[in-house]
Annotation: The part of an RNA shown here (large-subunit ribosomal RNA, domain IV) has 317 nucleotides and comes from a bacterium. Model confidence (mean pLDDT): 84 of 100. RNAcentral holds the full RNA, with entries from ENA.
Context: one part of a larger RNA
RNA sequence: ACCUCUCUAAGGAACUCGGCAAAAUAGCCCCGUAACUUCGGAAGAAGGGGUGCUCACUUCGGUGAGUCACAGUAAAGGGGGUCUGGCGACUGUUUAACAAAAACACAGCACUCUGCUAAGUCGUUAAGACAACGUAUAGGGUGUGACACGUGACCAAUGCGAAAAGAUUAAGGUAAGGUGUGCAAGCUCCGAACCGAAGUCCUCGUGAAUGUCGGCCGUAACUAUAACGGUCCUAAGGUAGCGAAAUUCCUUGUCGGGUAAGUUCCGACCUGCACGAAACGUGUAACGACCGGACCGCUGUCUCGGAGAGGUUCUUG
Numbered sequence: 001a002c003c004u005c006u007c008u009a010a011g012g013a014a015c016u017c018g019g020c021a022a023a024a025u026a027g028c029c030c031c032g033u034a035a036c037u038u039c040g041g042a043a044g045a046a047g048g049g050g051u052g053c054u055c056a057c058u059u060c061g062g063u064g065a066g067u068c069a070c071a072g073u074a075a076a077g078g079g080g081g082u083c084u085g086g087c088g089a090c091u092g093u094u095u096a097a098c099a100a101a102a103a104c105a106c107a108g109c110a111c112u113c114u115g116c117u118a119a120g121u122c123g124u125u126a127a128g129a130c131a132a133c134g135u136a137u138a139g140g141g142u143g144u145g146a147c148a149c150g151u152g153a154c155c156a157a158u159g160c161g162a163a164a165a166g167a168u169u170a171a172g173g174u175a176a177g178g179u180g181u182g183c184a185a186g187c188u189c190c191g192a193a194c195c196g197a198a199g200u201c202c203u204c205g206u207g208a209a210u211g212u213c214g215g216c217c218g219u220a221a222c223u224a225u226a227a228c229g230g231u232c233c234u235a236a237g238g239u240a241g242c243g244a245a246a247u248u249c250c251u252u253g254u255c256g257g258g259u260a261a262g263u264u265c266c267g268a269c270c271u272g273c274a275c276g277a278a279a280c281g282u283g284u285a286a287c288g289a290c291c292g293g294a295c296c297g298c299u300g301u302c303u304c305g306g307a308g309a310g311g312u313u314c315u316u317g
């Protein structure tokens, strides 16, 4: 010096990306326990008191008195708490060996396919098998993801569905007419018109289908702003709700709160560079080895080091 461990005056997060690590809490009994809530919870909330040994009494639950700090034993196990945001409802699942999460799954919701030799899947265009010894309250696919309240506009494009008309459309069919050759019969080749499917065009529908959801100018008796008007374009111009947000570039936006001091945090504002409604929107009790912020307790994280125990390596003896 390093590794593991013990103690530390005064201070107590000043450390640091960050209380990382350590400390602290801890069993049992009694008292007591808020907001909020899906009435189950939250909750061991929080916060207090008791606890050894000896003696006496006892209704055997306890009650009272005494002892007052020394010795022995002491294995394992054994909550720190509170407030407040984000995300995900939850228990679960995952990158065997750098990621456990806000990712996946989930119950629930919705759309869609499938009438049974089902759709779908596996299989050599097979037999056959699964689906299922099931039958639409069933099975498959896709999206969303408990629950509560909601889920707006656009069918122009793309997709899907429907549609006995019409247009277009291949092989093929039929065939007027023609080419070559031949004395001819014939053979060969070309071929207008007509009959020919799905598809495409055309028509209609469809958004919890892929998706999309404007610009400029003017206007109120201070100013400012614009309920209002004009105009251009569009398939239609973003509704409710939320909003500097896991989304805000400018930006440490502005205001308020917390601090002596706060690029983070919480509450507002709305000027949304570039939120927005099942790639769901907004809330939400409970839950989380998730990610932020604050406080109390606690501490060698630190001010700033020191002392000690065991061990390792090196140096010296």
Base pairs, nucleotide, nucleotide: 001312002311003310004309005308006307007306008305010303011302014301019298027051028050029049030048031047036041038146052067053066054065055064056063057062080296081295082294083293084292085291086290087288088287092104093103108144109143110142111141112140113139114138120130121129122128147283148282149281150280152213153212154211157210158209159206160205161204162203166201167200168199172195173194177190178189180187181186214232215231216230217229218228241275242272253269254268255267256266257265